[in-house]
RNA sequence: GGAGCCGGCCGGGCGGUCGCGGUCCGCUCGCGGAUCGAGGAAAGUCCGGACUCCAAAGGGCAGGAUGCUGGGUAACUCCCAGGCGGGGCGACCCGCGGAAAGUGCCACAGAGAGCAGACCGCCGUCCUUCGGGGCGGUAAGGGUGAAAGGGUGAGGUAAGAGCUCACCAGCGUGCGGGGCGACCCGCGCGGCUCGGCAAACCCCAUCCGGAGCAAGGCCAAGCAGGGAGCGGGCGGCCCGUCCGAUGCUCCCGGGUAGGCUGCACGAGGGUCGUGGCAACGCGACUCCCAGAGGGAUGACCGCCCUCGACAGAAUCCGGCUUACAGGCCGACUCCUCGC
RNA sequence: GGGGGUGUAGCUCAGUUGGCAGAGCGCUACGUUCGCAAUGUAGAGGCCAGGGGUUCAAUUCCCCUCACCUCCA
Numbered sequence: 001g002g003a004g005c006c007g008g009c010c011g012g013g014c015g016g017u018c019g020c021g022g023u024c025c026g027c028u029c030g031c032g033g034a035u036c037g038a039g040g041a042a043a044g045u046c047c048g049g050a051c052u053c054c055a056a057a058g059g060g061c062a063g064g065a066u067g068c069u070g071g072g073u074a075a076c077u078c079c080c081a082g083g084c085g086g087g088g089c090g091a092c093c094c095g096c097g098g099a100a101a102g103u104g105c106c107a108c109a110g111a112g113a114g115c116a117g118a119c120c121g122c123c124g125u126c127c128u129u130c131g132g133g134g135c136g137g138u139a140a141g142g143g144u145g146a147a148a149g150g151g152u153g154a155g156g157u158a159a160g161a162g163c164u165c166a167c168c169a170g171c172g173u174g175c176g177g178g179g180c181g182a183c184c185c186g187c188g189c190g191g192c193u194c195g196g197c198a199a200a201c202c203c204c205a206u207c208c209g210g211a212g213c214a215a216g217g218c219c220a221a222g223c224a225g226g227g228a229g230c231g232g233g234c235g236g237c238c239c240g241u242c243c244g245a246u247g248c249u250c251c252c253g254g255g256u257a258g259g260c261u262g263c264a265c266g267a268g269g270g271u272c273g274u275g276g277c278a279a280c281g282c283g284a285c286u287c288c289c290a291g292a293g294g295g296a297u298g299a300c301c302g303c304c305c306u307c308g309a310c311a312g313a314a315u316c317c318g319g320c321u322u323a324c325a326g327g328c329c330g331a332c333u334c335c336u337c338g339c
Numbered sequence: 340g341g342g343g344g345u346g347u348a349g350c351u352c353a354g355u356u357g358g359c360a361g362a363g364c365g366c367u368a369c370g371u372u373c374g375c376a377a378u379g380u381a382g383a384g385g386c387c388a389g390g391g392g393u394u395c396a397a398u399u400c401c402c403c404u405c406a407c408c409u410c411c412a
Stems, first nucleotide, its partner, number of pairs: 001335004006330005012304007020037008039310001043321002046319005051212004058239004063208005068082005083096005097203002102201002104197003119142002121138007150168006169193001171190008216261004225252006231243003268287008305308001340411007349364004358395001366382005388404005
């Protein structure tokens, strides 16, 4: 210098004028002043929780979710660290229970697709019209396919084959050692070899009750009742339990289309210290940081620069995913050149 | 704001133990008719909303995105 890989951050700045919304204060009561005012994704609603109601959410079945190990967390399909396998020269990235518990599927092609099989070939033998054909052996080679029952070499044989042997790979198993564990290392033994799919049913382990702030609570206004049922909470079923006949559920009809709350101090942010490889935890100090209900952030001017992307809260929080012009910082790898 | 569902030919829709994607109407050509309709025969037309993954193989199974429909005050 070039190429790459991983992590973090910013995402116009400063000043002025006017405008909009919340809170507080003031008064002459509709104005003035002070202060605050969108994001890293506010998005998709894909996970997990808080909160609220159904009972305080109980037991079982069904159903669903997750899936190497250890840890973090309120919890998670998230995060951190490690293990194994795969890809890359490398930094690094991707994947993850069980297929010797059972059932099922493996189209087409091909001789044969699951305790398989013989089309071509090879070998033996018989026949022959000399082209070949019948019978038997074989699975090394060819062919089909996504996949054809270890690899290399030697022996062996009519030709061959784990048929036998050596080494290697892999599986099972015994012992020893390391690690909390996944797993790893070493030595020995065994039959010679064991297909794939569980984002197919399923098995094992763990977790999950349902609904969602349009949940729910309070107040006000208004109206016209009628019918059916005996159960309802319990929205898949059973048990259990609680409530219940001035009660409850369903249907038809009538009325209303208002206000307050939930609603923003929180698993909160920042700085420092401390434990831990890390995720994260603990402690001290400090800060208050949107809160609408027709729904608030914009417009103009001046200067500067690299001329500004994706996009805007609606109960809140932790994640994941998706969208994003451009820029900054840090760690690392490979190639080339120079010293 | 929060739930649920749908997307397959021009239109309306089928499509399950994953294996070449179909029907009706419509369209095109030919026959029939003096001509048209009806009818008969033949044919064209699909990246299965888009992207990624699992698998030998995906309309189908899993994830993400987009568009549309519907329910709740």
Predicted 3D model of RNase P RNA and transfer RNA as a complex of 412 nucleotides. Rfam match: Bacterial RNase P class A. Rfam classes the family as a ribozyme.